Notes:
Transfer RNA from an Anaerolineae bacterium, 74 nucleotides, folded computationally. Rfam family: tRNA. It is annotated as a transfer RNA. The coordinates come from a structure-prediction model, not an experiment, and the mean pLDDT is 81. Lineage of the source: Bacteria > Bacillati > Chloroflexota > Anaerolineae. RNAcentral holds the sequence, with entries from ENA.

RNA sequence: GGUGAUAUAGCUCAACUGGUGAGAGCGCGUGAUUCAUAACCACGAGGUUGCCGGUUCAAGUCCAGCUAUCACCA
Repeated sequence: GGUGAUAUAGCUCAACUGGUGAGAGCGCGUGAUUCAUAACCACGAGGUUGCCGGUUCAAGUCCAGCUAUCACCA
């Protein structure tokens, strides 16, 4: 330098052919339980879906550019 993949909650990951409230587990907070702690149980908070544009009635999802990481080729 070229090609491809990935980027979504604090962490690890879902979200199917674009379709109408963006979720799970762990973690965190509160409550309940216990003499107390842990475990278990209930509830809750936490997201500009990497950035910037475009297409569309509608974009995490499609398209262009950029950034970062990884792999391969040279």